[in-house]
Context: one part of a larger RNA
Molecule: large-subunit ribosomal RNA, half B
Organism: Erysipelotrichaceae bacterium
RNA sequence: CUAUUGUUAAGGAACUCUGCAAAAUUACUUCGUAAGUUAGCGAGAAGAAGUGCUGCAGCGAUGCAGUCGCAGUGAAGAGGCCCAGGUAACUGUUUAACAAAAACACAGCUCUAUGCUAAGUCGUAAGACGAUGUAUAUGGGGUGACGCCUGCCCAGUGCUGGAAGGUUAAAAGGAGAGGUUAGUCGCAAGGCGAAGCUUUGAAUUGAAGCCCCAGUGAACGGCGGCCGUAACUAUAACGGUCCUAAGGUAGCGAAAUUCCUUGUCAGGUAAGUUCUGACGCGCACGAAUGGUGUAAUAAUCUGGGCGCUGUCUCGACAAUAGACUCGGUGAAAUCUUAAUACCUGUGAAGAUGCAGGUUACCCGCGACUAGACGGAGAGACCCCAUGGAGCUUUACUAUAACUUAAUAUUGAGGAUUUGUAAAACAUGCACAGGAUAGGUAGGAGACUAAGAAGCUUGGGCUUUGGCUUGAGUGGAGUCAUCGUUGGGAUACUACUCUUGUUUUAUGAAUUUUCUAACCUAGACCAUCACAUGGCCGGGGACAGUGUUAGGCGGGUAGUUUGACUGGGGCGGUCGCCUCCUAAAGAGUAACGGAGGCGCCCCAAGGUACCCUCAGCAUGGUUGGAAAUCAUGCAUCGAGUGCAAAGGCAUAAGGGUGCUUGACUGCGAGACAGACAAGUCGAGCAGGGACGAAAGUCGGGCUUAGUGAUCCGGCGAUUCCGAGUGGAAGGGUCGUCGCUCAACGGAUAAAAGCUACCCUGGGGAUAACAGGCUGAUCGCGUCCAAGAGUUCACAUCGACGACGCGGUUUGGCACCUCGAUGUCGGCUCAUCGCAUCCUGGAGGGGCAGUACCUUCCAAGGGUAUGGCUGUUCGCCAUUUAAAGCGGUACGCGAGCUGGGUUCAAAACGUCGUGAGACAGUUUGGUCCCUAUCUGUCGUGGGCGUAGGAAGUUUGAAAGGAUCUGUCCCUAGUACGAGAGGACCAGGAUGGACGCAGCAAUGGUGCACCAGUUGUCACGCCAGUGGCACGGCUGGGUAGCUACCUGCGGAACGGAUAAACGCUGAAAGCAUCUAAGCGUGAAACCGACCUUAAGAUGAGACUUCCCAUUCGCAAGAAGUAAGACCCCUUGAAAGUGACAAGGUUGAUAGGUCAUAGAUGUAAGUGUAGUGAUACAUUGAGUCGAGUGAUACUAAUGGUUCGAGGA
Repeated sequence: CUAUUGUUAAGGAACUCUGCAAAAUUACUUCGUAAGUUAGCGAGAAGAAGUGCUGCAGCGAUGCAGUCGCAGUGAAGAGGCCCAGGUAACUGUUUAACAAAAACACAGCUCUAUGCUAAGUCGUAAGACGAUGUAUAUGGGGUGACGCCUGCCCAGUGCUGGAAGGUUAAAAGGAGAGGUUAGUCGCAAGGCGAAGCUUUGAAUUGAAGCCCCAGUGAACGGCGGCCGUAACUAUAACGGUCCUAAGGUAGCGAAAUUCCUUGUCAGGUAAGUUCUGACGCGCACGAAUGGUGUAAUAAUCUGGGCGCUGUCUCGACAAUAGACUCGGUGAAAUCUUAAUACCUGUGAAGAUGCAGGUUACCCGCGACUAGACGGAGAGACCCCAUGGAGCUUUACUAUAACUUAAUAUUGAGGAUUUGUAAAACAUGCACAGGAUAGGUAGGAGACUAAGAAGCUUGGGCUUUGGCUUGAGUGGAGUCAUCGUUGGGAUACUACUCUUGUUUUAUGAAUUUUCUAACCUAGACCAUCACAUGGCCGGGGACAGUGUUAGGCGGGUAGUUUGACUGGGGCGGUCGCCUCCUAAAGAGUAACGGAGGCGCCCCAAGGUACCCUCAGCAUGGUUGGAAAUCAUGCAUCGAGUGCAAAGGCAUAAGGGUGCUUGACUGCGAGACAGACAAGUCGAGCAGGGACGAAAGUCGGGCUUAGUGAUCCGGCGAUUCCGAGUGGAAGGGUCGUCGCUCAACGGAUAAAAGCUACCCUGGGGAUAACAGGCUGAUCGCGUCCAAGAGUUCACAUCGACGACGCGGUUUGGCACCUCGAUGUCGGCUCAUCGCAUCCUGGAGGGGCAGUACCUUCCAAGGGUAUGGCUGUUCGCCAUUUAAAGCGGUACGCGAGCUGGGUUCAAAACGUCGUGAGACAGUUUGGUCCCUAUCUGUCGUGGGCGUAGGAAGUUUGAAAGGAUCUGUCCCUAGUACGAGAGGACCAGGAUGGACGCAGCAAUGGUGCACCAGUUGUCACGCCAGUGGCACGGCUGGGUAGCUACCUGCGGAACGGAUAAACGCUGAAAGCAUCUAAGCGUGAAACCGACCUUAAGAUGAGACUUCCCAUUCGCAAGAAGUAAGACCCCUUGAAAGUGACAAGGUUGAUAGGUCAUAGAUGUAAGUGUAGUGAUACAUUGAGUCGAGUGAUACUAAUGGUUCGAGGA
């Protein structure tokens, strides 16, 4: 020193994030217990009293009488309590090893699914669970006892229901088209082209889904804005207006939710960022993601109080175990080599190692941790990676499951509807016209006794006029050819169209019946039973299953989710054109400064020929500043389709005529350039436009107006054509399809979260600290407008100017990401001065007191509490004063861990969600044995020219350095008064320091006494052990503070600011230039301490001597002296230091005594007894004092000069 214990004066939470920890309470008996309440509870509430022993009485509870102690549950074990609030009802559960909670669960409530082969779950299936259960059951979601309640919104999303319409797959269907070619036409080129085969394929049929229509909130969820208005003001019951699916109801509310905010008021406190009660302006409460209350409960969170205490003021002492020494045993991390100082500087920007200084004899031991950017852990933060993983979703793409349809398993009937084909029959009215003319072709005749016209009656259609047809009657004609019409007869024949009827064939759909496929966890029979079989029922071509197809599908899977970037994110940008930057060739960067483009034009192109603008002045009807007209001036100020630049009046600008060169095939040669791209281009050929011609013309005054490749479409084509001929398909030429705009374009097709995270890297890149800078910040200076009654400068100082500092916020990104631990507090400091106090001065708008301002000055000093994690700040009360800063925002290998900043959880808000928040809230592992430097102690060696013992000097270093109040001078100076001094003197304090233990206290582990339980000494008596020294009351020495004593002074020297003397430069003036003074807690002495390793080793006094061997170097035995060894110590870890060692009081013992305790034991007496009294201030006693050799310091070894 650490840990674990014990005690502690006075105070009693002042400690601190927090009463953390400790203390306190504790048993039993009796009395007595509040609010509240779900009447159970609260409750052991709180609070109070008693408790030993002896005798007697009583069955006993108990009572009475006595008696001892400081203390009687005498030790041990065994609740501290109260008030108020938040949360969760409760008992329970949880992150094994950082979170026990407000999280989970829970009974209750509610929604929803499920009718039994139940839903649901597991499984490929068989099968199993659900359940040997059956809606009072089971599964899922939400809420979370109980009380009072649970508002509005169905627009979105979901779920449920609906089916009229739209859309929609496979499949069915097959119009049409293409290929081929027997044939045929053609002189040929070539054309047409049956059947068959083949390629393709329209209409149509075709479910769910989606669109659509409703319902649904204890489904996911949501629940407004602006303006005006009342006879003070304020406010707005009221009104207006916009929007919405609806605009938040009850209740609660600065809250686990409130940013501003420490809201405001009240309470509590001396003082309250916390707490409680209110208010309501709810950033951003709100009704089963429940709202609001609530008794009880809680190792929950928060505030207050009583008790209690070493938590603290402020520490002290003691015990035990370590630490230390000796003996034994004996690791680890770490380690480039180390011969490992300090200061200032330098430097990859914080040096033991570099530079310059300073300091330092060599080597240990014990301690402490400031540094070695100490050790450990390839940083968890941050960024990066075309890294990973987990999770989410209306990212992309798949997919299980589910669902719907087709088809197979899959059969037989009936009915209805319907498609297609065929046959038969019917049907057809514009106008004109005899009149209901479907179309075309033929056609001059057709029908009729096998019954014409007409009449009666029935059916169908209908444009209401008729058409058609059946039956009856009737008994001979009825039509066409003519005229009207685009078209001529239903006179007749043939083919055929629209619509319809009937029949047949073939499909389809719906419905229904059947039974034989198929199903059957229904009964019965067989069987011990299961399985299985049989039979009777039930269902039934459905279901189930296979295949195909559509839908749905974070249930599951694989992936994507850009780059630049003064870190990243957010924002912005990404290609092209013009200018500046750009430094007079070209080129040239930045998240430098300015703007444009993603077109347009058949003329705004070509050509030939003409013309000249803007503006101003003057004149002129309506007519104005500007319309059109005239004249003059006008070199470019106009215009140029569009930005800018460069151009352009010979016009590239403005017109008119004719036109299409806005051509085809090419292209010498250049520019530019990584490539790919890009740009210019005379000239040749063809066929043109304009012009008389020369000529010009391959778009536009120029420079933007854009997109590679793949893939695919269209047109053309003297190309290729898998035996041949064709074809399919491809090539070539032309052309089309990309805000592939992240614009050299990863894919046809892609978003997020991670605090549950991981890996690889980075100081290439952020957060801390350092560095550079100094905008900001702080301080100062200059100028002086003004304020100051007057007056710039007593004091303040605008607009401006110039500096210094390196404490703020920043900028930069230089060391550190194979780790430099981050706020605040505690502890311990150290420096600066721009000084808070104290000291010395100048000025004042200084009468005095008080104060303002400036100068000098860093010696010392520089508060306790309330609140908050706070630094800060506010407040209370003090003080001479309660300074400002640096030191890695000093200090975590020194402590703490409240805050921040992991994992859990909640609220508000944001997000569909996973999740997120410099928002809030509760909880939440702080490792290291010290090698070196450094620091504080303490030894050994050697040196200090002989060896010793003692006494000193002081170079140097360190310490100390504070200040109040009162009295006196003096109620004086001053002042109208109120008030009220300087200077000088005295007294007494606070804080701090040094020393001490006589007194006051603390402790005092065996010093004394008391006492409980129990065991032992055979029992009694008396003692001893254990129970924290068992507990309790005292206490010697020692150590201690809260106690006591003392200290800061005074003085000297030299100074600062300042004040002076003399005094020139400068005949004056001037404190200065020469010279001389005064002048402060600062400086140097003085005071205290260390100190000659002060290698510069000092000085003085005393002691020992000049031996022996040896040529010498040296050695040996000795002297003075000293160590070893022993007895010890208020000295001490070991060493050291000190006392002593028989010529001795060093320790022990003994005796005496101080002092402590408090009347021992034994005996006697009194009492029934507990007990009391006497002997007795007794007995006992660690450390103190004195005496005394009884015991032990015996005996002895060793070292140690001969003097350069």